Large-subunit ribosomal RNA, domain VI from a Candidatus Omnitrophota bacterium, 272 nucleotides, folded computationally. The organism belongs to Candidatus Omnitrophota, within Bacteria.
[in-house]
Context: one part of a larger RNA
C1' cells in the first nucleotide's frame, strides 16, 4: 500500500507449499502347538514392559542459586569492650537454601488406517497348437514414496470465513441538478508516550495508565536459616542457659494508593 468502493476489534478455515515426527529391543500367551527321530523350535495374532530420542513443565526428587540465612580463618577500621563493616584475584573459606532457569525429575510422544509402488510372488495369457507373471490386461506385497498426525501459512490478488463494536452529523465554495472540491466534529479503535513482564539483542509480543493493584513501598502470609542484639543465672575462664523454635529473610502469594504511571495525536460519509 492492496484485500467488493465505511471505518474496527476478536476468533478462525486451510488451498498450494514449507517444516516436524518416523527408532529398536526383551519378556509372556497362543504353544512346547504346527514341523522335527530326537536335539531344537515358529509363521499368524494377542498382550505387557524396557532403552535411545524428541517436545512441555517444575507438584514430586535434586542441581544452580555472586550477597537469602548462618559459622568460621588473617588482617584493617568503626576510640576501646562488646557488636558490626571492609579485604582475601573480583562470593575470603565453609553449610544450608526461596524464585527464576535446569534434568539426572515428571508427563506425553513414534501408532493404527488408506492409496500407489520397489525387489519379489502370482492370475490368465498369446508371439511360438506347448510352456511363459507381460507383450493386451488383472492381483498381492516393504521402516521407503503420496495421504494420515503435529506445526506455519488469505499479499490463497479468486487477497476467504463467524461474531461483535462505531459512525450515518455540520460548514464553505462550484454547479439548473446529479455531483464535485475544501473544512469542522473527533465514534469505534489504533498511534505515540508512560508504569512494566508471562517476553525480548533492538523491535515485536503481553498486563496495566487513578473509573487504576502495572511496579516499587508499606502489611500480613509463605518459605529459607536455624534460636539475633541486649539483659539475666553460672563457670576462674574458653564457653552454657534462659528469655526464644528467636532475629533476619531477593525474586513468590496475598492486601493496601503512600509513590511513579499527568497532559497527547490519527481515525467516518458516493449510505455505505
Nucleotide at each position: 500500500c492492496g484485500u467488493a468502493a465505511g471505518g474496527a476489534u476478536a476468533c478462525u478455515u486451510g488451498a498450494a507449499g514449507g517444516g516436524a515426527a518416523g527408532c529398536u529391543c526383551u519378556c509372556c500367551c497362543u504353544a512346547g502347538u504346527a514341523c522335527g527321530a530326537g536335539a531344537g523350535g515358529a509363521c499368524c495374532g494377542g498382550g505387557a514392559g524396557a532403552g535411545a530420542c524428541g517436545g512441555a513443565c517444575c507438584g514430586c526428587u535434586g542441581g544452580u542459586g555472586u550477597a537469602c540465612c548462618a559459622g568460621u580463618u588473617g588482617u584493617c577500621c568503626u576510640g576501646c569492650c562488646a557488636a558490626g563493616g571492609g579485604c582475601a584475584a573480583g562470593u575470603g573459606c565453609u553449610g544450608g537454601g526461596u524464585a527464576g532457569c535446569c534434568a539426572u525429575g515428571u508427563u506425553c510422544g513414534g501408532a493404527a488406517a488408506g492409496g500407489a509402488u520397489a525387489a519379489g510372488c502370482g492370475c490368465u495369457g498369446a508371439a511360438g497348437g506347448c510352456a511363459u507373471c507381460u507383450a493386451a490386461g488383472u492381483g498381492c506385497c516393504a521402516a521407503g514414496c503420496c495421504c494420515c498426525u503435529c506445526u506455519c501459512a488469505a499479499g490463497a490478488a479468486u487477497a476467504g470465513g463467524u461474531a461483535u463494536c462505531c459512525c450515518u452529523u455540520c460548514c464553505c465554495g462550484a454547479g439548473c441538478a446529479a455531483u464535485c472540491g475544501g473544512g469542522a466534529u473527533g465514534a469505534a479503535g489504533g498511534c505515540a508516550g508512560g508504569c512494566u513482564g508471562u517476553a525480548g539483542a533492538c523491535u515485536a509480543c503481553a498486563g496495566c495508565c487513578u473509573u487504576g493493584a502495572u511496579a516499587g513501598g508499606c502489611u500480613c502470609u509463605g518459605u529459607g536459616u536455624g534460636u539475633a542484639a541486649g539483659a539475666u543465672c553460672u563457670g576462674u575462664a574458653a564457653g552454657g542457659a534462659u528469655u526464644u523454635u528467636a532475629g533476619c529473610u531477593g525474586a513468590a502469594g496475598a492486601g493496601u494508593a503512600c509513590u511513579a504511571a499527568u497532559a497527547g495525536c490519527c481515525a467516518a460519509u458516493c449510505g455505505g

Rfam family: Bacterial large subunit ribosomal RNA. Rfam links the family to the GO terms ribosome and structural constituent of ribosome. The full RNA is in RNAcentral, with records from ENA.